[in-house]
Bacterial RNase P class A from a bacterium, 412 nucleotides, folded computationally. Rfam family: Bacterial RNase P class A. The family's RNA type in Rfam is ribozyme. Model confidence (mean pLDDT): 78 of 100. The sequence was found by an Rfam model in a public genome assembly.

Order: sequence, then C1' cells, then structure tokens
RNA sequence: CGAGUCAGGCGGACGGCCGCGACCGGAGCAAUCCGGCCGAGGAAAGUCCGGACUCCGCAGGGCAUGGUGCUGGGUAACACCCAGGCGGGGCAACCCGAUGGAACAGUGCAACAGAAAGCAGACCGCCUGUGCGAACCCUAUCGGGUUCGUUGGCGGAACCUUCGGUUCCGCUGCGAGCCUUGUAGUUAGUGCAGGUAAGGGUGAAACGGUGGUGUAAGAGACCACCAGCGUCUCGGGUGACCGGGGCGGCUAGGUAAACCCCUCCAGGAGCAAGGUCAAGCAGGGAGAGAGCUGCCCGCUCGCUAACCCCAGGUAGACCGCACGAGCCUUGUCAGUAAUGCAUGGCCCAGAUAGAUGGUCGUCGCCGGUCUCUUGACCGGUACAGAAUCCGGCUUACAACCUGACUCGCAAA
Repeated sequence: CGAGUCAGGCGGACGGCCGCGACCGGAGCAAUCCGGCCGAGGAAAGUCCGGACUCCGCAGGGCAUGGUGCUGGGUAACACCCAGGCGGGGCAACCCGAUGGAACAGUGCAACAGAAAGCAGACCGCCUGUGCGAACCCUAUCGGGUUCGUUGGCGGAACCUUCGGUUCCGCUGCGAGCCUUGUAGUUAGUGCAGGUAAGGGUGAAACGGUGGUGUAAGAGACCACCAGCGUCUCGGGUGACCGGGGCGGCUAGGUAAACCCCUCCAGGAGCAAGGUCAAGCAGGGAGAGAGCUGCCCGCUCGCUAACCCCAGGUAGACCGCACGAGCCUUGUCAGUAAUGCAUGGCCCAGAUAGAUGGUCGUCGCCGGUCUCUUGACCGGUACAGAAUCCGGCUUACAACCUGACUCGCAAA
C1' cells in the first nucleotide's frame, strides 16, 4: 500500500422567527397568561422468545399439549450471551451447525435404475457335473473302397535249360499311404443341476479396505496390517470429549426438520391486566350446578345470591404511569470472556383522537462539472415515530469515524 475478518461509535450542527405537551413556580374568580426546565430509536419496527407486574375463592395431583436438545459458565430468566467439545467451510483471521438416540425400546419411509437398498440378493460372468453338439481341423476306432510293397499262402496261364525254375494275372495274409460313411473324444456354442459373491454392470449409496494363503472356482474361510464397532484398562480434563494399550468377533448405509424414545422446562389470561370515586337503574326466564380459562380427580361455594339467556339505564374523572433487574464515568479490582463488584455522578417523554413541530439562513458530509491553485456552481444527504415496562433475537439502514486481527507485496 492492497485484499479481507471481527467489534464499536455516530447517524447531522448552529442561529433567528413562530407553534405544541408534561412537571415546577408566579398572577388571575375563572378562561387564561408569564417564567424555568425537560421532551421519540438503534432499531421505537416484527410480535419470535424470556420475564417483572396484575387478576382468577385453596394456584394441589395426574393426563394431555407445547417448548428445549453436546458440555461448562453468565443472567431475574430464556430458545439469549460467553467460553469450550465434535462436525463442516476458508491459506488464514474467522464463519456455519434443527449439535441427544438408528445392533445400544419399537414402527416406518426412500422415485428411477438395479438381481438386490437391512441382514437382502444373482443380471453378465467364473467353476463342477450331466446332456445336446455343428462346419473345418486333430486323435482313436469299426466298416468299405483304392494304390503301393512283400523273402507269406493258394489257383491259373505262358515259356524254358523240365523231378523243377522264371515271368505274368487273379484271390488272400501282412504292412504303409489315400478317400469315404459311422462312432467316440476334443473345440466354439447351448440346455439342465449344483457351487460362488472375488471380477463387471446399475445407482447418491451395494453390507469393510490393501496384500497374501487357500480353493474346482471363490469368499474374513484363514493370516498380516489398517479403519470402524464392542469390551476391559491407563493417562489428561469440572465436563462434553481427547490420547494410549490389551482382547474380540468380522462389520452394524441414509432419514428422527418422519412417528417415536430420552432429558429438562411450562397453571391460565393479560395494562382494553387491574383498582378508586362519580353517575344511573326495571324487570323477565331456564337449569343444577358454578369456580380454579384443555380434560379427569381432589377441594371450596351453591341449589334461586352468584353463574347463563332476553330486555332496560349510566358511562365522567383519577390511579396503575415511569426511581428502574435504571443510565454515565472511573478501576494496577475478580474473571480468558460473558459478566460481577466498588467509588463517584445523574433523573433523561408520559400523551389519551393521542404532544415532541414548521419555516428561513449558514455550515458539515457525499457525488458531478468547471478551474493552474484558491475556489465557483449543481444535485443529494439513509432506515424510520414512544403508548405498562425491561433483557434478547430477527429484519431495514445513505454517509462518516475508530480499533484489533489475517493474508499478499515492497522497504528498512
């Protein structure tokens, strides 16, 4: 210097004129007038939580219903805040989590694809057995044919040197080769039966992973190492949890923001709560119940009072109403922090058809144009209004300011 993360502040200022409300003081018979002093938010919004406070005739018990959901701390309390654990995102500072339970009670759900999605399953494959089984080739064998050889046998013919020899032919024996029909084997393929879940396919996900032994082929079937789960034990921590070791079997997906189980919490209604004074009055009816604001039990009152229904009359003032789980400063305080404690200081709206405003001027901040500069001109200046009060959460928000931390670059 750039990019980011977390936290905080402020969210207009000054002056003039006019106009409102509360409170206090003064004048006035009163209406009213004068003065002093104060007068919308960081969210006043949403009405999502928690309370204070008020009432319900005893406020008890049980069920139902609703809410919370890791651990420890803070707080009046909380579903809030702080710090941690576990998981996820990010280089990091940091951010997010509907963060208990899925063999540890049970029941469900998951489209399509796939054989099969909780104890499942065989689509393709692999192996074994048993059939079928080509063409070509190979092997073996039976039969047939043919050729050749033969020092075997028989017959015939011819010749000759005639008790025999030679040559030729036919049949046959033996051997070899070739052709062909059949059979068997083998091979591709295929039917059936059995084995298999290692390989492939489908899917977001396939019921542990890698390597080996083993097998007909495989498989935690077995073995080594690893992950997970269970159990025993050791160490650290308040705890959630973290880390180590032994043993074991061989493996236990997703969804509880599905029903459910478990843990802790909750009576209901709400300031139009609820009270005081004033004003005003007219009755009639049903029932045995009424009250504790979901149901049941218990309890209390009652059976013509109340409660409920029909009808009539009156409706003004005050309280609640702002001194609070209050705000601000400080701290060699305690604590990582949230927060607590201590000292000092302050009183900061209380309206009730509902005040807190209107206008003018100057400035501040942001943007644009012009201008060498000084400066000039133009435009804009957010979200948004108390109503019993407080602690949170969520949402909206122009501009400006401050601090800490992370990453990158450069310099010293």